[in-house]
Context: one part of a larger RNA
């Protein structure tokens, strides 16, 4: 000098774009953050309407139709999105390969099929237990829920034969095994379901190389290293298990200890390098601490389940409920970090045939000079060099064209009028009566901060008297202090200026 997710002191007019718990991965009141589908299903219910019955009527009841609503069964989603960086020195990450050792819901393309049956169950009704959370018993009912049967290939498995450098790849043959569900319609179809092939996307696994400090850590290792059989997985593998062998790693640093999420990048530097990894993007890991599996295409699952521990709450003491490292917000900690805001209008996501619903993702607004950038606080004239302050050799000098005063302008500001784009897509705009435009008014609403001994731009007076104090280094102050304090003046930067911390 540059830089910062900064903090502190003084000061503060406006706008744009960014950015904001770096500390206790501490504890959390309250609200919201993941639902959706009635075109899968029975049922309940509301309104309208048509017919029948009762009734003088009001209306009641029953069977349909139309339009809504939804507790439950069922489907899809909830594994995304959002947050955090505790752990991790590791195939975690980066990069380059491999998978003849693998999976992939929804989506796209190309085939085939969608036949015929059955038994339950929630809701509901009746009852029981419990303070509650909730649970149980009996009865009844539906399905795209569940279970058999039939059909069965280019699918799966085994065997045989051929191709290939290659055993699991590929071609041919034999045997065995495995499917399904309907809904809607303008009756043309559309959406589904089952089973294959291919793709796309996403993921799993393996490998080469790279990746901090420490030898005041030198030996480490028994599922350890390898093999065979078996199990397990989508899949290779000591991944697991039984047996057999005794291997395997290590000064090219094993093992141990410390520290740490990694990267694209960011800061600095002429570069080489050094330091860092906030925001944004990719990957990984975690969800009160620890462990476990279930469901599922996908989790060993932040707002799912079970166990255990700590902790908080409710309780009738028998037993229950919870998890903000989601968005706001609270307490605590701290030098320190925001609103319990608006909207789904846009972009994106989930569900749905659609209308649409949900979305603290996101889009916006609010707060903070926290950062960067831009604008303004007026312009021209004006000497009797006014008053006043300060200094003075008392002559004067200086603040100083500075002010007053005259002329002008209106960026800003206030008021009034108009008023968007962002909408793609008929409708639909949170932002927002915002940006912007026009008019009126009036210099009006707007300057500080640090320094002045040398380094280092800028000096005098008074006070103080090794005191009070200053200080980055040298140092200054003990009676003439340009170094302390105040004043005048000057210098630097400027809506900021200075200090501290950290990096180069």
């Nucleotide at each position: 000098g540059g830089a910062u997710g900064a903090a502190c002191g003084u000061u503060u007019g406006c706008g744009g774009c960014g950015u904001g718990c770096c500390u206790u991965a501490u504890g959390c009141a309250u609200g919201c953050a993941a639902g959706u589908c009635g075109a899968a299903c029975g049922a309940u219910u509301u309104a309208g309407u048509u017919g029948g019955c009762c009734g003088c009527a009001a209306g009641g009841u029953u069977a349909g139709c139309u339009a809504g609503a939804u507790a439950g069964u069922g489907g899809c989603g909830a594994a995304c999105g959002g947050c955090u960086g505790a752990g991790u020195a590791a195939c975690a990450u980066g990069u380059a390969a491999g998978u003849a050792a693998u999976c992939u819901a929804c989506c796209u393309c190309c085939g085939a099929a969608u036949g015929g049956g059955g038994a339950a169950u929630a809701c509901c009704c009746a009852g029981u237990c419990g303070a509650a959370a909730g649970a149980c018993u009996g009865g009844u009912u539906a399905a795209u829920a569940c279970c058999g049967c039939a059909u069965a290939a280019c699918g799966u498995a085994a065997c045989c034969g051929g191709a290939u450098g290659a055993u699991u790849u590929u071609c041919g043959g034999u045997u065995a095994c495995u499917a399904a569900a309907g809904c809607u319609u303008u009756c043309g179809g559309g959406c589904g379901u089952u089973u294959g092939g291919a793709g796309a996307u996403g993921a799993g696994c393996u490998u080469g190389c790279a990746u901090c400090c420490u030898a005041u850590c030198a030996g480490g290792u028994a599922g350890u290293u390898g093999g065979u059989g078996g199990g397990g997985u989508a899949a290779u593998g000591g991944c697991c298990u039984a047996c057999c062998a005794a291997g395997c790693c290590a000064a090219u640093g094993a093992c141990g200890g410390g520290u740490a999420g990694c990267u694209g990048g960011u800061c600095u530097g002429a570069g080489a390098g050094g330091a860092c990894g906030a925001c944004c993007a990719g990957c990984c890991a975690g969800a009160c601490g620890g462990g476990g599996a279930c469901u599922g295409a996908g989790a060993c699952a932040c707002g799912g389940c079970c166990c255990u521990g700590a902790u908080u709450c409710c309780u009738a003491c028998g037993g229950g409920a919870g998890g903000c490292a989601g968005c706001a917000g609270c307490a605590g900690g701290g030098a320190a970090u925001u609103u319990u805001g608006c909207g789904c209008a846009a972009u994106g996501g989930g569900c749905g045939a659609a209308a649409g619903c949900c979305u603290g993702a996101c889009g916006c607004a609010g707060c903070g000079a926290c950062g960067c950038c831009g604008c303004g606080u007026g312009g021209g004239g004006g000497a009797c060099g006014a008053a006043g302050g300060c200094c003075u050799u008392c002559g004067g000098g200086u603040c100083g064209u500075a002010a007053a005063c005259c002329c002008c302008u209106u960026u800003u500001c206030u008021c009034a009028g108009g008023g968007a784009a962002g909408a793609a897509c008929u409708c639909u705009g949170a932002c927002g009566g915002u940006a912007c435009c026009u008019g009126a008014g009036g210099a009006a609403u707007a300057a500080g901060u640090c320094u002045c001994g040398g380094c280092u731009a800028a000096c005098u007076a008074c006070g103080u008297g090794c005191c009070a104090g200053c200080a980055g280094c040298c140092g200054c102050g003990g009676u003439a202090a340009u170094a302390c304090g105040u004043a005048g003046g000057a210098g630097g930067c400027u809506a900021a200026c200075g200090u501290u911390a950290u990096c180069c």

A computed fold for a 504-nucleotide part of an RNA from a metagenome, annotated as small-subunit ribosomal RNA, 5' domain. Its Rfam family is "Bacterial small subunit ribosomal RNA". The coordinates come from a structure-prediction model, not an experiment, and the mean pLDDT is 84.